[in-house]
Small-subunit ribosomal RNA from a Pseudomonadota bacterium, 1572 nucleotides, folded computationally.

């Protein structure tokens, strides 16, 4: 540079993320099956299951040119007979037929049972072999003989068939001759031909030892019986023998060829030798004898499974899977055994025997083998016609003609597969109708259809028609060969005849769009969306998952998407899956490093030189059949399909060469390793001895009432004297301080001192050996604690156990006791969170710092132990010269979770148990690290009437009111922890009203539109029924507009309104607040919630927002990889507190004037005024501005000055992102659903007012800080015409009757009350308290019975300060006092919303309770702790282990028996026999057969055993299941930190002891590190 080739991922674990990991999908394929559907053709393909059983037909015959026999029907002729008919002859015909003989039935065809094997594949060997038919070459074929089948006769038998007598032929059989090149034995020679004992060639000797004819032609030779025939000649076929070839085979060898080690040892013909037998041939193939070998961890033996290959499917490839069709090999032929024949067999359509099965039978006996082609039954999800033909190809026989051939060629059936074609093409918008949807406008189906114009494939009809036959064969002609020959035969060529099962293809014509489309899917993956139905139902589902009333996921429909004569589903294989990783993975925490060492096999191995050539590399050669795949070209119209040619990589083998690397051999080297010498360090190991402190016990002294123990107690000990204390003694165990993150060891582990024995390491010297090394499957040894055995010992501690507490319980935690054990000796056990969760060795890759040891004066060097960090690695966390970095070597281990480290089996153990180690079944995850939250009976900081400090309440009483509950015809509905409960209700007697009962209405009480009707209509309406609503009804009785006629009155027509009837529709406080809007509550007036850009992180995400200060505040300041910004905070708004200005009626009256009254004070009125109060508008004022101190020269804090007010002055309005599927469909609005003479509407009455109870919120009290009586004083804010009502009269009073003013700063409601003064009561259920009840009234209202308020008189209940518990409030607040208003006819209001009057106490403080904010930590939570989650028990289902056994299969061993048959042997071979020999013959001999015996042996029997499977009362655990029971073990310090090992105990999770681990939170201290 050119060319070729070439690899895609997605879904599912989480709130989210990254990783690990499994499940699953998209692809391709199939001998398929199933569902729906189905027009045509071509080419292929079709029992994968029962190697299950088979009816019927066919599948292997052929040759008359090897041989002997030899019909019949029928026809013709003759004869006989009356006739039926009989006989003879000819033709049929030397035909059919069987037989003798030859060749072939060992091929072709089927199947895959068996086989894990030299069976297959590949490459070799055979000097250890065979090969019929075929080809080539040589030689020969002479001479004799005796039988036998057929046939015939007789006999037996049901049959199959058999026996006997007799005749006969051959290319059948036998003898002799000839021949040696053959074979065997012996001898000799040659050979660089080869090898294994040899072989080849040549020569010699001996032995052995062949044959068959048939057929055609001819007369040249010969003979004869001379138109000629032959023994002659000649041709063809056949025969014998030898050599060679070709083809086919036998045997042997190297290499390759599934799973299982829970199969670890196997083996007597076994391994070898000698000899023999046997075979075509080697060999232990077989036998006798001898020896004792042979195989195996590189997997013997055993078990399971399986025909192998070319290939086929898949895959980028490497690989994986597979072995249908086609081809090669093997094996088998009902099952098992056996041989015979033959060139070849132990023989699919041959034989013998045994067995099972089927059939026939006259019961005596016989017959059979479709895994040939069709076909049947059976099995099964499933696999075809009892077809045609030998025309072609091939095979067998034949000289040939020819015959045979279910091989084969064709046809049939099946969409089973691949390929091709068609079901029409163009035009066509009013975008028809119909369907579906709709926001009602429309959209879509859709140019689709209709309609117009065309075309004519396929199928249909009619006709034509080539190839497969260039073959074979016959006839004729012409050549060539053979030959004496113009016969004959062989052969070439030309012409002609005959020959096709299938029956095409192709071509022409006819008609007419006419006959020809389905299937799956449409939630994501994955391409395609709406409506209806359904309502966790019915159903779907490959995974995730859909369905509980708006389902793109179910079912239907419309529409769409994909593929198309198919489309889907199921099953299976490969792929994706780098998920067994050779290419191409991992093991600190995800699954995974062996507990540690020594070391065997094995694997790997420093440096130099020489040699060699096994590995390695290169070239060449052979081979890897054909087909397939690939490439090119070609043939069917194309394609599928087919033909011809070509070819690579690579495998195996051979030859030649190379020598770097590895190996091997030899010789060196010293850097690895080891040794030697030296001094030093150490809790290294074993043994012995010794020591002091402490606990306990014993004795004695002192001493007295307690001790002990806990959260608090109790059990326990103690007046028989404890505890305490002093002294003496005993005994066992452990060794404080030193002590450390320190040291040593391989690990476990090792800690007083001294001595003895002993191992290892580091350093220094650089003296010695000379690769002696590394690792290490098995193996062996060591191996904490607990535990076991035997014997000691036993102080303390302490499983079990006992008691006391705790608790709902407490088989625990706590306490008092206490036994094994803990200790020693010896022997076992062999496991741990045996951990650095990190195998060992070597090398390389920045540093800093601390500490220990050695060397060195030091600098520094070496070795060890920690921390922090570079590069790099890692999913992250982290690791980082002590690697988890970069490489090499060796070992161990992993492959989703559960079941399970379990079962079974093996091995070990005294036992406990250890080790090795599954499966069924089940799940769509289980996990790691990190992130954001939430949570913690984690930590830190900080707020809030959160606690505390106070004041007053609630919880007790009575009443009111709301709620629950109950009741009821109905007690309408909603609200339900905080955040429902004097809430919706700011007015339930009717109404309201939604509820109940009853009575009524039906276009409706109300809206809009349309149609029809309507002058006695609308409207009014006496009267009747009725509770009303409603129904009926006499009577009265209209209006407006337009047009036409008329002078007009008026008349006619149409319309409006109204009414009636009808149709659309109204109406619904019916359902869904979990379909919604709007509004609202709540966290919370809490200080938070976010964004842009940048930066960090693979990412979720972080940073900013954390930190240091500060604040009421994410308020502000400082710092900072952040810089800014938004929503919140604050401020801006309103009320209030001070001042100013403006304004002055209805407000005000200080001062001035006048009048009236009065003694005066003063009051009233009128002028007048707007100073004051006030009203209501505008402004001012407060900002940490000033001073001092503190503080980082900050923000700010503390104090002060001034000021009406001071650090947000007080109060209000204002509520971030969001949370609670919070509340409301009954305010309103609204999707969907539901009702339509009722779930709508009207009416009367009732109910919402019920009442054993429970509860919330209030009112009033329980009294003297009080009640009552009398007198006296001071507000604010509101309201008022259907109203507020002065004032007067009446009534005790509620109120009534009159009645002025006021639509209001004017009049009225309107006396405020607490308070003050005086009096009284005298601690009592009272002069407290007022419930309840009776009577009498007032008022509102249509109406106070259910069910109003008020008044008077009477009545006078509970209640004497409220248990556990609990609420509000931090100042004009709490407490207390009254006043007003909304709703409203009236009223339950004691409620609510406002108003003012009087007016406190307390806050040390933040430990605790509750709520909240920020930071941090742990987490197995994320529906977020009201979370998660464990085990027993109970129930249901599933698979599985054990199990007295039972049953079956299979294999092995021993023994018994033993068919057929081979072989061997036996003998007076007695019975039988033709060939040869003797003999005239009879007969005999040789030989053979039959017979007998023996070995072997199938089947059978029997005994024992192994393995496998099925089943089994009962039993063990396991898994799964929507809401069961008991507890609460684990996750936050999970409330006793948890976990691994072990032991004991316990309903259960578990608890406790012992020695371990951190994969424990928290606080403190120490050490180290980082930064300055």
């Nucleotide at each position: 540079u050119u060319u070729u080739u070439g690899g895609a991922g997605g879904g599912c674990u989480u709130g989210a993320u990254c990783c690990u990991g499994g499940c699953u999908c998209a692809g391709a394929g199939c001998g398929a099956a199933c569902g729906c559907u189905g027009g045509c053709g071509g080419c292929g393909u079709g029992c994968c299951u029962a190697a299950c059983a088979c009816a019927u037909g066919c599948a292997a015959g052929u040759c008359g040119u090897g041989c002997g026999c030899g019909a019949a029907a029928g026809u013709c002729g003759g004869g006989g007979g009356c006739a039926a008919c009989c006989c003879c002859g000819a033709c049929g015909a030397g035909u059919a037929g069987a037989g003798c003989g030859g060749c072939g039935g060992a091929c072709g065809g089927g199947u895959g049972a068996g086989u894990a094997a030299c069976g297959c594949g590949u490459g070799g060997g055979u000097a250890a072999c065979c090969u019929a038919c075929c080809c080539c070459c040589g030689a020969g074929a002479c001479u004799g003989g005796g039988a036998u089948a057929a046939c015939u006769c007789c006999g037996g038998g049901a049959a199959a068939c058999c026996g006997g007598g007799g005749c006969u032929a051959a290319u059948a059989c036998c003898g002799g001759a000839u021949a040696a090149a053959g074979u065997c034995u012996c001898u000799u020679a040659u050979c660089g031909c080869c090898u294994u004992a040899g072989g080849a060639u040549a020569a010699g000797a001996g032995a052995u030892g062949a044959a068959a004819g048939c057929u055609g032609g001819c007369c040249u030779c010969u003979g004869c019986u001379u138109u000629g025939c032959a023994a002659g000649c000649u041709g063809g076929c056949g025969c014998u023998u030898g050599g060679g070839g070709a083809u086919g085979g036998g045997c042997c060898c190297g290499c390759g060829u599934c799973c299982u080690a829970u199969c670890a040892g196997c083996u007597a013909g076994u391994u070898g030798g000698u000899g023999a037998g046997g075979u075509a041939a080697u060999g232990g193939c077989u036998c006798a004898c001898c020896a004792a070998g042979g195989c195996u961890a590189u997997g013997a033996c055993g078990g399971g499974u399986a025909g192998c290959c070319g290939g086929c499917c898949u895959g980028a490839g490497a690989g994986g899977g597979u072995g249908a069709c086609c081809g090669g090999c093997c094996a088998c032929a009902c099952u098992g055994g056996c041989a015979c024949u033959g060139a070849g067999a132990c023989a699919c359509g041959g034989g013998c025997c045994a067995g099972a099965c089927u059939c026939c039978u006259a019961c005596g006996g016989g017959a059979g083998g479709c895994a040939g082609c069709a076909g049947u039954g059976a099995g099964g999800a499933a696999u075809c016609u009892u077809g045609g033909g030998c025309a072609a190809u091939g095979c067998c026989c034949g000289a040939a003609a020819g015959g045979g051939u279910g091989a084969c060629c064709c046809a049939g059936c099946g969409a089973c597969g691949c390929c091709g074609c068609g079901u029409g093409g163009g035009g066509g918008a009013a975008g028809a109708a119909g369907g579906c949807c709709u926001u009602c406008g429309g959209g879509u189906u859709g140019u689709a259809a209709a309609c117009c114009c065309c075309u004519g494939u396929c199928a249909g009809g009619a006709g034509g028609g080539u190839a497969g036959a260039u073959g074979u064969u016959c006839c004729g002609g012409c050549g060539g060969g053979u030959g004496a020959a113009u016969a004959g035969c062989c052969u070439g060529u030309c012409g002609g005849g005959a020959u096709g099962a299938c029956c095409a293809a192709c071509c022409u014509c006819c008609a007419g769009a006419g006959g020809a489309a389905g299937c799956a899917c449409c939630g994501g993956c994955u391409a395609a969306c709406u409506c209806c139905g359904u309502g966790c139902c019915a159903g779907c589902a490959g995974c995730c998952g859909c369905g509980g009333u708006a389902a793109a996921a179910c079912g239907g429909a419309g529409g769409g998407u994909g593929c198309u004569a198919g489309c889907g589903u199921u099953g299976c294989u490969c792929g994706g899956a780098u998920u067994c990783a050779c290419u191409g993975g991992g093991c600190g925490u995800a699954a995974a490093g062996g507990g540690g060492g020594u070391g065997u096999a094995g694997g790997c191995g420093g440096u130099c030189u020489g040699g060699u050539a096994a590995g390695u590399c290169a070239g060449c050669u052979g081979u890897c059949a054909a087909a397939u795949c690939c490439c090119a070209c070609g043939g069917c119209u194309c394609a599928a399909c087919c033909g011809u040619g070509g070819a690579a990589c690579g495998g195996c083998a051979g030859c030649u060469g190379a020598a770097a690397c590895u190996g091997c051999c030899a010789g060196g080297c010293u850097a690895g390793a080891g040794g030697c010498c030296g001094g030093a360090a150490g809790a290294g190991g074993g043994g012995a001895a010794u020591g002091g402190a402490a606990u306990u016990c014993u004795c004695g002294g002192u001493g007295u009432a307690g001790c002990g123990g806990u959260g608090a107690a109790a059990u326990g000990c103690g007046u028989u004297g404890a505890u305490a204390u002093c002294g003496a003694g005993a005994g066992g165990a452990a060794c404080a301080c030193c002590g450390a993150u320190g040291g040593c060891g391989a690990a476990g582990g090792c800690g007083a001192u001294u001595c003895c024995c002993u191992a290892g390491g580091a350093c220094g010297g650089c003296c010695c050996u000379g690769a002696c090394g590394c690792u290490g499957a098995g193996a062996c040894c060591c191996g904490a604690a607990a535990g076991c055995g035997u014997g000691g010992g036993g102080a303390g501690c302490a499983a079990a156990c006992a008691g006391g507490a705790u608790u709902a319980g407490a088989u625990a935690c706590c306490c008092u006791g206490g036994u094994a054990g803990u200790c020693c000796a010896c022997g076992c056990c062999c496991u741990a969170a045996a951990c650095g969760a990190u195998g060992a060795g070597c090398a390389c890759u920045a540093g800093g710092u601390a500490u220990c040891c050695c060397c060195g004066c030091a600098a520094g060097g070496g070795g060890g132990u920690g921390c922090c960090g570079a590069a790099g690695c890692u999913a992250a966390c982290g690791c980082g010269u002590u690697a988890a970095g970069u490489g090499c070597u060796c070992c161990g281990c992993c492959u989703g979770g559960g079941a399970a480290g379990u079962a079974c089996g093996g091995c070990c153990g005294c036992a406990a148990g250890g080790u090795u180690a599954a499966a069924a079944c089940u799940c769509a995850a289980a996990g790691g690290a990190a992130u954001u939250g939430a949570c913690g009976g984690g930590g830190g900081c900080c707020c809030g009437c959160a606690c505390a400090a106070g004041c007053g309440g609630u919880g007790g009483a009575u009443u009111a009111u709301g709620u629950g509950g109950u009741u009821u015809a109905a007690u309408u509905c909603g609200a339900u922890g905080c955040a429902a409960c004097a809430c919706g209700a700011a007015g339930a007697a009717c109404c309201u009203u939604a509820c109940c009962u009853g009575g009524g209405c039906u276009u409706g009480a109300c809206a809009u539109g349309c149609c029809g009707g309507u002058a006695g209509u609308a409207c009014c309406g006496a009267c009747c029924c009725g509770a009303a609503a409603g129904g009926g009804a006499a009577g009265g009785g209209a209006u407006c507009c337009c047009c036409g006629a008329g002078c007009a009155a008026u008349c006619g027509g149409g319309g409006a309104a109204g009414c009636c009837g009808g149709c659309a529709c109204a109406g619904g406080u019916g359902c869904u607040g979990c379909a919604u809007g709007g509004c609202u509550g709540u966290c919370g007036u809490c200080a938070g919630c976010u964004c842009g850009u940048g930066c960090c992180g693979u990412g979720a995400g972080g940073u900013g927002u954390u930190g240091g200060g500060u604040u009421a505040a994410g308020u502000c300041c400082c710092g900072c990889a952040a810089c800014g910004a938004g929503c919140g905070c604050a401020a801006c708004c309103c009320c209030u507190g001070c001042c100013u200005u403006u304004a002055g009626u209805u407000g005000c009256c200080a001062g001035c004037c006048c009048u009236g009254c009065g003694a005066a004070a003063g009051c009233a009125g009128g002028g007048g005024g707007c100073a004051c109060u006030c009203u209501a508008a505008a402004g001012g004022g407060a900002c940490u501005g000033c001073c001092a101190g503190c503080g980082u020269c900050a923000a700010g804090c503390u104090g002060g000055a001034g000021g009406a007010a001071g650090g947000u002055g007080g109060g209000g309005a204002c509520g971030a992102c969001g949370u609670c599927a919070a509340g409301u469909c009954c305010u309103c609005a609204u999707g969907g659903c539901c009702c339509u003479u009722a779930u709508g509407c009207c009416c009367a009455g009732g109910g919402c007012u019920a009442c054993a109870c429970a509860u919330g919120u209030a009112a009033u009290a329980c009294a003297a800080u009080g009640g009552c009586c009398g007198g006296g004083a001071c507000a604010g804010a509101g309201g008022g015409c259907u109203g507020c009502c002065a004032c007067c009269u009446c009534g005790c009073g509620a109120g009534a009757g009159g009645g002025a003013g006021c639509a209001a700063a004017u009049c009225c409601c309107c006396u405020a009350a607490a308070c003050c003064c005086g009096g009284u009561c005298c601690c009592a259920g009272u002069u407290g308290g007022g419930a309840u009840u009776g009577c009498a009234g007032u008022c509102u209202g249509c109406a106070a019975c259910u069910c109003g308020a008020c008044u008077g008189c009477a009545u006078g209940a509970a209640c004497g300060a409220g248990g556990a518990a609990u609420c509000g409030c931090u100042a004009g607040u709490a407490a207390u006092c009254g006043c007003g208003g909304a709703u409203c006819a009236g009223c339950a209001c004691c409620g609510c919303c406002g108003c003012g009057g009087u007016g406190a106490a307390u806050a040390c403080g933040u430990u605790c309770c509750c709520g909240g904010g920020c930071c941090u930590u742990g987490u197995a939570c994320a529906c977020a702790c009201c979370g998660c989650c464990c085990g027993u028990c109970a129930c249901a289902c599933c698979a599985u282990g054990g199990g007295a056994g039972u049953c079956a299969g299979u294999c092995g061993c021993g023994c018994u028996c033993g068919a057929a048959g081979u072989c061997a042997c036996c003998g007076g071979g007695a019975g039988c026999c033709a060939a040869c020999c003797c003999g005239c013959a009879a007969g005999g001999g040789a030989g053979g057969c039959a017979g007998g015996u023996g070995c072997c042996u199938a089947a059978a029997g029997u005994g024992c055993g192994g393995c496998u499977g099925a089943u089994g009362a009962c039993u063990g655990g396991g898994g799964u299941g929507a809401a069961g029971u008991c507890g609460u073990a684990a996750c936050a310090a999970g409330g006793u930190a948890g976990c691994g090992g072990u032991a004991g105990g316990g309903g259960a999770a578990c608890c406790u002891g012992c020695a371990g681990c951190u994969g424990g939170a928290u606080c403190a201290c120490c050490u180290c590190c980082u930064u300055u």